RNA sequence: UUGAAAGUAAGGGGAGAAAUCUUAAUUAUAGAUGCCGAAGGGGCAAAACGAUAUCUUCGUUAAACUCUCAGGCAAAAGGACCCUUACCGGACA
Numbered sequence: 001u002u003g004a005a006a007g008u009a010a011g012g013g014g015a016g017a018a019a020u021c022u023u024a025a026u027u028a029u030a031g032a033u034g035c036c037g038a039a040g041g042g043g044c045a046a047a048a049c050g051a052u053a054u055c056u057u058c059g060u061u062a063a064a065c066u067c068u069c070a071g072g073c074a075a076a077a078g079g080a081c082c083c084u085u086a087c088c089g090g091a092c093a
Base pairs, nucleotide, nucleotide: 007087008086009085010084011083012082013081018033020032021031022030034073035072036071040069041067042066043065048060049059050058051057
C1' cells in the first nucleotide's frame, strides 16, 4: 500500500565574515594582516556492543557541537539543510 524511509534528476528558497593593505590595469595570482562556517575534511560524550580484567582498562561510535586543514569574506559562482515535481524503492516514519 490512495505507497513510508533511503537514493537519483530538475526547479525554488538558502546564512556568515575586509569591495582591507602592499600596487599598477576589472577579476585572478603573490605577499601581509584581520575574520567566517552551512561544500568537503579532522576531533570528542553517554548509552549499547565486544574484548580484557575482577570492579578496571581498551576498542567500535554523533552532530548544525568543536577545529579551521581545505574552502570562503561586493557581485557572480558555490553552499549544509528545507520544499515541490518526476523516477526508483517497497515499510516504515

This is a predicted structure of a 93-nucleotide RNA (Glycine riboswitch aptamer) from Candidatus Atribacteria bacterium UBA6251. Of the family's consensus pairs, 84% are formed in the model. Rfam family: Glycine riboswitch aptamer. Its family is annotated with glycine biosynthetic process in the Gene Ontology.